A computed fold for a 99-nucleotide RNA from a Gemmataceae bacterium, annotated as c-di-GMP-I riboswitch aptamer. Of the family's consensus pairs, 89% are formed in the model. Its mean pLDDT, the model's own confidence on a scale to 100, is 77.

């Protein structure tokens, strides 16, 4: 120094839920909480889950003299350019020191 990772020691992190804020939404962020984590630190690069504001299409409804057009509802359908690193691998970094 790499590999490893102990019923070691010293410190870290922090699921589910619960309160509080942001967001449509998936999920964030704060603060209680610990199931677990030796990369449970950090990046959405591959794959994977994951979500639907918004386009478009249908019906329906409301309005309207009429057209255009605008508002609602409910279904489909499409798009990551969203979200997740506590799903697996990529990359970057680091504590500790038994075997």
């Nucleotide at each position: 120094c790499c590999u490893c990772g102990a019923a070691a020691a010293a410190g870290g992190c922090a699921a589910a839920c619960c309160c509080g804020u942001c967001g449509u939404g998936a999920g964030g962020c704060g603060g209680g909480g610990a199931c677990g984590c030796a990369a449970a630190g950090c990046u959405a690069u591959g794959g994977g889950c994951u979500c639907u504001u918004g386009g478009c299409c249908g019906u329906c409804c409301c309005g309207a003299a009429g057209g255009g057009g605008g508002g609602g509802a409910c279904g489909g359908u499409u798009u990551a350019a969203g979200g997740c690193u506590g799903c697996c691998a990529g990359g970057c970094u680091a504590c500790c020191g038994a075997a």